[in-house]
Molecule: Bacterial RNase P class A
Organism: Thiobacillus sp. 63-78
RNA sequence: AAAGCAGGCCAGACAACCGCUGCCGCAGAUCUCCCGGGAUUUGGCGGGAGAGGAAAGUCCGGGCUCCACAGAGCAGGAUGCCGGCUAACGGCCGGACGCCGCGAGGCGAGGAACAGGGCCACAGAGACGAGCGUAUUCAGUUACGGUGAAACGCGGUAACCUCCAUCCGGAGCAACACCAAAUAGGCAGGCGAUGAAGCGGCUCGCUGAGUCUGCGGGUAGGUGGCUUGAGCCGGUCAGCAAUGACCGGCCUAGAGGAAUGGUUGUCCAUGACAGAACCCGGCUUAUCGACCAGCUUUUCCG
Numbered sequence: 001a002a003a004g005c006a007g008g009c010c011a012g013a014c015a016a017c018c019g020c021u022g023c024c025g026c027a028g029a030u031c032u033c034c035c036g037g038g039a040u041u042u043g044g045c046g047g048g049a050g051a052g053g054a055a056a057g058u059c060c061g062g063g064c065u066c067c068a069c070a071g072a073g074c075a076g077g078a079u080g081c082c083g084g085c086u087a088a089c090g091g092c093c094g095g096a097c098g099c100c101g102c103g104a105g106g107c108g109a110g111g112a113a114c115a116g117g118g119c120c121a122c123a124g125a126g127a128c129g130a131g132c133g134u135a136u137u138c139a140g141u142u143a144c145g146g147u148g149a150a151a152c153g154c155g156g157u158a159a160c161c162u163c164c165a166u167c168c169g170g171a172g173c174a175a176c177a178c179c180a181a182a183u184a185g186g187c188a189g190g191c192g193a194u195g196a197a198g199c200g201g202c203u204c205g206c207u208g209a210g211u212c213u214g215c216g217g218g219u220a221g222g223u224g225g226c227u228u229g230a231g232c233c234g235g236u237c238a239g240c241a242a243u244g245a246c247c248g249g250c251c252u253a254g255a256g257g258a259a260u261g262g263u264u265g266u267c268c269a270u271g272a273c274a275g276a277a278c279c280c281g282g283c284u285u286a287u288c289g290a291c292c293a294g295c296u297u298u299u300c301c302g
Stems, first nucleotide, its partner, number of pairs: 001298005007292002010289001012267007020050002023047004027042007052273001056284002059282005064172004071204004076168005081095005097108004111163002116161002118157003132145004176224004186215006198206001231250008268271001
């Protein structure tokens, strides 16, 4: 100097002007009642805050809510070397083994083939009840050859069925709770204490009164859930590490048809993939580039 490997971090920056949304405080207006609160509201004033490393896919695992007081079994599904981490996982870390790479590293589908079954293309006589050619033998008895990845050996294959071990209720914020309003708590039929309904299927158990279908009618409004978290940052200690403990600091969107946009100037990395909708831990996919530190290989110079 070039080419790579794996990790951290950022996600155009700065300035000005105009604009958007929530929250807090002040001020104003209307209504209401006990004079201090409440409800509605304002292009008012001020302060703070305002999309991601993947917010994506909905693939796993949970928190939370409800069924519901929710037990047992079968069926079904998932995982599969050893140890550890975690709330948990099919995730992560470490080690062994196998494969790829010169290497740094990357990938792994990983228990059982004498419990049973299925399959092994083409070639070949024949692919697990074998018999082509040569030699041999009482005998495909024994040996060699040909084809083929494999020719009868405790063959191969279980990301084929299966067996073994471990684990697994279901549905989901459109969950759910409350308030207001309206209508027809309507009509017909089925089942039901000889037990209805009881949230993936079946059986048993438990509970114990309504439940299902068709027709017809009303409503689609408002509030909560809603953001303080298995949270983030820094330091110390323990550990190979994942991670854990302690100390200190920080508060960082809660929209509700859906908010962060426009203009100008400067800089350079010329800006890609791309927008929260209950929240979190992972995995997978897409992706322009800058910076930081580490490792590997090649070449050159000293």